This is a predicted structure of a 688-nucleotide part of an RNA (large-subunit ribosomal RNA, domain II) from a Paludibacteraceae bacterium. Rfam family: Bacterial large subunit ribosomal RNA. Gene Ontology terms of the family: ribosome and structural constituent of ribosome. The full RNA is in RNAcentral, with records from ENA.
[in-house]
Context: one part of a larger RNA
RNA sequence: ACCUACGAGUUACUUUUACUGGCGAGGUUAAGUGAUUAAGUCACGGAGCCGAAGCGAAAGCGAGUCUUAACAGGGCGUUUUUAGUCAGUAGGAGUAGACGCGAAACCAAGUGAUCUACCCUUGAUCAGGUUGAAGGUUGGGUAACACCAACUGGAGGACCGAACCGAUAUACGUUGAAAAGUGUUCGGAUGAAUUGAGGGUAGGGGUGAAAGGCUAAUCAAACUUGGAGAUAGCUCGUACUCCCCGAAAUGCAUUUAGGUGCAGCGUCGAGGCAGUUUAUAACAGGUAGAGCGACUGAUUGGAUGCGAGGGCUUCACCGCCUAUCAAGUCCUGAUAAACUCCGAAUGGUUAUAAAUGUUCCUCGGCAGUGAGGGCGCGGGUGCUAAGGUCCACGUCCGAGAGGAGAAUAAUCCAGACCAUCAGCUAAGGUCCCCAAAUAUACAUUAAGUUGCAUUAACGAAGUCGAACUGCCCAGACAGCUAGGAUGUUGGCUUGGAAGCAGCCAUUCAUUUAAAGAGUGCGUAACAGCUCACUAGUCGAGCGGUUUGGCGUGGAUAAUAAUCGGGCAUAAAUGUAUUACCGAAGCUAUGGAACAUCGCUUUAGCGAUGUUGGUAGGGGAGCAUUCCAUCACAGCGUCGAAGGUUUAAGAUAACUUAGACUGGAGCGGAUGGAAAAGCAAAUGUAGGU
Numbered sequence: 001a002c003c004u005a006c007g008a009g010u011u012a013c014u015u016u017u018a019c020u021g022g023c024g025a026g027g028u029u030a031a032g033u034g035a036u037u038a039a040g041u042c043a044c045g046g047a048g049c050c051g052a053a054g055c056g057a058a059a060g061c062g063a064g065u066c067u068u069a070a071c072a073g074g075g076c077g078u079u080u081u082u083a084g085u086c087a088g089u090a091g092g093a094g095u096a097g098a099c100g101c102g103a104a105a106c107c108a109a110g111u112g113a114u115c116u117a118c119c120c121u122u123g124a125u126c127a128g129g130u131u132g133a134a135g136g137u138u139g140g141g142u143a144a145c146a147c148c149a150a151c152u153g154g155a156g157g158a159c160c161g162a163a164c165c166g167a168u169a170u171a172c173g174u175u176g177a178a179a180a181g182u183g184u185u186c187g188g189a190u191g192a193a194u195u196g197a198g199g200g201u202a203g204g205g206g207u208g209a210a211a212g213g214c215u216a217a218u219c220a221a222a223c224u225u226g227g228a229g230a231u232a233g234c235u236c237g238u239a240c241u242c243c244c245c246g247a248a249a250u251g252c253a254u255u256u257a258g259g260u261g262c263a264g265c266g267u268c269g270a271g272g273c274a275g276u277u278u279a280u281a282a283c284a285g286g287u288a289g290a291g292c293g294a295c296u297g298a299u300u301g302g303a304u305g306c307g308a309g310g311g312c313u314u315c316a317c318c319g320c321c322u323a324u325c326a327a328g329u330c331c332u333g334a335u336a337a338a339c340u341c342c343g344a345a346u347g348g349u350u351a352u353a354a355a356u357g358u359u360c361c362u363c364g365g366c367a368g369u370g371a372g373g374g375c376g377c378g379g380g381u382g383c384u385a386a387g388g389u390c391c392a393c394g395u396c397c398g399a400g401a402g403g404a405g406a407a408u409a410a411u412c413c414a415g416a417c418c419a420u421c422a423g424c425u426a427a428g429g430u431c432c433c434c435a436a437a438u439a440u441a442c443a444u445u446a447a448g449u450u451g452c453a454u455u456a457a458c459g460a461a462g463u464c465g466a467a468c469u470g471c472c473c474a475g476a477c478a479g480c481u482a483g484g485a486u487g488u489u490g491g492c493u494u495g496g497a498a499g500c501a502g503c504c505a506u507u508c509a510u511u512u513a514a515a516g517a518g519u520g521c522g523u524a525a526c527a528g529c530u531c532a533c534u535a536g537u538c539g540a541g542c543g544g545u546u547u548g549g550c551g552u553g554g555a556u557a558a559u560a561a562u563c564g565g566g567c568a569u570a571a572a573u574g575u576a577u578u579a580c581c582g583a584a585g586c587u588a589u590g591g592a593a594c595a596u597c598g599c600u601u602u603a604g605c606g607a608u609g610u611u612g613g614u615a616g617g618g619g620a621g622c623a624u625u626c627c628a629u630c631a632c633a634g635c636g637u638c639g640a641a642g643g644u645u646u647a648a649g650a651u652a653a654c655u656u657a658g659a660c661u662g663g664a665g666c667g668g669a670u671g672g673a674a675a676a677g678c679a680a681a682u683g684u685a686g687g688u
């Protein structure tokens, strides 16, 4: 992992609602007793309970009562005629383990020191080698000591190193040879050493040269049994079929936030007669917008300049000036979620009319939900960041399959009852992968731009359009040839300043076809080159501004690249047109179920419509085991159940028949009762 078997809403009592039945202003017995029986049943038993009357805390009163001083008012009742009660079945609730499995823990009583910690008693063990303390002896030495030398001696938590005890580093091992080892290496090895045997200390206790270590492979409180099915707002699992409907992820509250209560939204039953849409009419409103000499606040530029500051002047007053501030007024611009003189659209309420046809409301039974998410739009927050976060409105996913988007919950199209080798379309597509146009017409792009999504400021005689405008056969634009002068070196400044460092100016005038008191380069200053401007030559268009389309640079990310790919100059982009393809959409043909209505009438027909679905509600069935009833005068050794296999039927669970096997029991109909259906629980046991 697979197969087989087992494996989870049960039972008792109380209560509530619905249905069925009995009796009914009543209903009903409990314990018990008697009779009888195979199980059981029948009769008695009215204690008690529920109902027929309420109100008050109560005494109490009573169709009323309580409050109160009250005959007032008010609360709860009566009245509208009046239904309960006892059983059964089903759905819930409560109390019990209460759908099943699952803690870590807590408590009690016991069992453990053959492991290990420490202690007590009594024993045992430590190859070999080295060092050579104190003390001693002899000699020297001293006044005597001291002291010196040699020999002796044999101390030490001394040294090296086996046994023994340990465990430093590393490799292997890591479903091991081993639930802690092996190899190499390493520490101690006469000591606080190691070790045998016997004994002691016990669980909030022991023991601990102290690591929360050890206390029998178990330790921040051992193990065994019991309380015990502890508790688990948590996780997982919860078993056959079909049909109808079908949510929520919100509000308020919560020692509350992943739980729960009430409401909202679902379903089923009963009752009621509404509901929805559109039109018209009438209302309320202060959003979008707009506006602000209409308030509150904020606010641009200019003119004027009350007043103030500063400066000048003056003995002082007066007065004058201003690169300062600035009231008010005038002109001008512009602003607000917590501004409004104004003010929509949508939306809301009410009435009437039309359409639709139960979609609506109330009561009762049963829920689930109370983690939501994406997208569009209006906002808050954030960085007008986020697949961010918080609201409002809508939508889809959730609980929705199908087609398109390469793939892809939510985007686009479209809501799957079943069947069909029929047709038409949607979104999106039509060169090949790949169904359908290598379609048509006119443009654009030359960048493989583009053919998915994403790119800016800024730069550029890219290119195609549009508008306006200037010059031009009296010759434009570009090129070439020639001129580009004089007063004058303008004045000032300066060492110098002559068109060209700088300043000033009425930048003037003259000669001219034209020529600036000079456009740039240049010189120390001049000089020199050049431009503006003019003539000639040439011979037809040449410039400027604004704007639109498509392109270009800007352009940068981590495994090899790419539009989904191949590839494409259209098979790209824009505008227009006609075909075609394309879905579970629509249609066609056949069939099924359900709802409503209408006919008939007791199961049919017709019409219309419906039939995606998680949590969840409701309905109808299939199968398994057992029991009762039935002359089903049931089946069976002329072969039961079970098994294997084939065929038929049914909307499904399933049913029936045949063959083979098997070898003794088993079914049908109608009811009843359950140890009543497995794919999942790291489910349990067995097998492979």
Base pairs, nucleotide, nucleotide: 001688002687003686004685005684006683011096012095013094014093015092016091017090018089019088020087021086022085023084026050027049028048032044033043034042035041036040054061055060064076065075066074067073099237100236102234106227107226108225109224110223111222117201118200119199120198121197122196123195124194125193126191128160129159130158131156135152136151137150138149139148140147164188165187166186169184170183171182172181203219205215206214207213240621241620242619243618244617245616250263251262252261253260254259264369265368266366267365268364269363270362271361272360274359275356276355277354278353279352280351281350282349283348289342290340291339296336297335301331302330303329304328307325308324309322310321311320312319372397373396374395375394376393378391379390380389381388402413403412404411417591418590419589420588422587423586424585428581429580430579431566432565433564437578439577440576441575442574443573444572450568451567458553459552462550463549464548465547466546467545468544469543470542471541479537480536481535482534483533485510486509487508490504491503492502516531520529521528592611593610594609595608596607597606598605599604622677624674625673626672627671628670629669630668632667634666635665642661643660644659645658646657647656648655649654
Its mean pLDDT, the model's own confidence on a scale to 100, is 82.